[in-house]
Small-subunit ribosomal RNA, central domain from an uncultured bacterium, 350 nucleotides, folded computationally.
RNAcentral holds the full RNA, with entries from ENA, Greengenes and SILVA.
The coordinates come from a structure-prediction model, not an experiment, and the mean pLDDT is 83.

Context: one part of a larger RNA
RNA sequence: UUGGGCUUAAAGCGUGUGUAGGCGGACCAGUAAGUGUCUUGUGAAAACCCCCGGCUUAACCGGGGAAUUGUUAGGCAAACUACUGGUCUUGAGGUAGGCAGGGGUGCUCGGAACUCUUGGUGGAGCGGUGAAAUGCGUAGAUAUCAAGAGGAACGCCUGUGGUGAAAACGGAGCACUGGACCUAUUCUGACGCUGAGACACGAAAGCGUGGGGAGCGAACGGGAUUAGAUACCCCGGUAGUCCACGCUGUAAACGAUGCCUACUAGGUGUUGGAAAUUCUGACAUUUUCAAGACCGAAGCAAAAGUGUUAAGUAGGCCGCCUGGGGAGUACGGUCGCAAGGCUAAAACUC
Numbered sequence: 001u002u003g004g005g006c007u008u009a010a011a012g013c014g015u016g017u018g019u020a021g022g023c024g025g026a027c028c029a030g031u032a033a034g035u036g037u038c039u040u041g042u043g044a045a046a047a048c049c050c051c052c053g054g055c056u057u058a059a060c061c062g063g064g065g066a067a068u069u070g071u072u073a074g075g076c077a078a079a080c081u082a083c084u085g086g087u088c089u090u091g092a093g094g095u096a097g098g099c100a101g102g103g104g105u106g107c108u109c110g111g112a113a114c115u116c117u118u119g120g121u122g123g124a125g126c127g128g129u130g131a132a133a134u135g136c137g138u139a140g141a142u143a144u145c146a147a148g149a150g151g152a153a154c155g156c157c158u159g160u161g162g163u164g165a166a167a168a169c170g171g172a173g174c175a176c177u178g179g180a181c182c183u184a185u186u187c188u189g190a191c192g193c194u195g196a197g198a199c200a201c202g203a204a205a206g207c208g209u210g211g212g213g214a215g216c217g218a219a220c221g222g223g224a225u226u227a228g229a230u231a232c233c234c235c236g237g238u239a240g241u242c243c244a245c246g247c248u249g250u251a252a253a254c255g256a257u258g259c260c261u262a263c264u265a266g267g268u269g270u271u272g273g274a275a276a277u278u279c280u281g282a283c284a285u286u287u288u289c290a291a292g293a294c295c296g297a298a299g300c301a302a303a304a305g306u307g308u309u310a311a312g313u314a315g316g317c318c319g320c321c322u323g324g325g326g327a328g329u330a331c332g333g334u335c336g337c338a339a340g341g342c343u344a345a346a347a348c349u350c
Base pairs, nucleotide, nucleotide: 004321005320006319007304008303012318014201015200016199017198021194022193023192025088026087027086028085029084030083031082034080035077036076037075038074039073041071042070049065050064051063052062053061054060091191092188093187095184096183097182098181103177104176105175106174107173108172109171110154114150115149116148117147118146119145120144121143125136126135162169163168206247207246208245209244210243211242215241216240220236221235222234223233258317259316260315261314262313263312266295267294268293270291271290272289273288274287275286276285277284299306300305323350324349325348332343333342334341335340
């Protein structure tokens, strides 16, 4: 490079926005760069292929043809493609109305629980375990009542439920704000899809500065268990967990399944709208749009399975893979305060 692949065998970037590039709706007209067709010049000879001939045949040799898939110049064509100009509405976007939601940010408020402090009652144990002990307690604990302080998390509702690009998001109210859906079809008129680089977001742990610190709790100390016990169990407990600002940029960041478009049997629940019927309304039934879940025909698949939310049938664009180990390592580069991240081999070996 060709070819084949990427749920689980190697392989989909953690996710988005978007530059270049690649690809791109219907109709009309024009141009003719590409494309097609015809002609011209050239494409040395030999060889290969076809025909004829010469050595007794053959190899070999001679003659003719074809081929040389290319290229130069000219003419023609508009079925296809591109470009230019115009028209259009189905793609895309926008407007108005409606509805739903743990989407985001900020401010304020709430109750349960827990710990601590103070005071009252009370008077010997409490706690903990398989059993114990360390631990706490006559300086009055545990228990119980009252008052106060503090930090963190929001039970029931809660659901194969909802929102978000993903990470993620759950007490209540208010303010600001992003997006999706449905209906109306009034508006713009291809404005689209993908997306190398780039930029932004990105759990937990970790790092820097300053706060905060109730509970939990790496490290650490002690008690047990055990042959030992650097563990599992118990008593303590520092970082951390929380907040503000900044950094880090990784996860089995998973649907282990990139994004967009079209098409291809059905069935049953759920969520959000809209319409119709019944109806005072609600409930209910039916239809339809969107989202999400289960089962399943065909097909696909090595099978498990998947199956209109495809892993089916096609198209567009990007990313990635090429035996196991060495190794996601070394070296170099680059980013980072560091920890480390990204990029990424080879020798050797099986």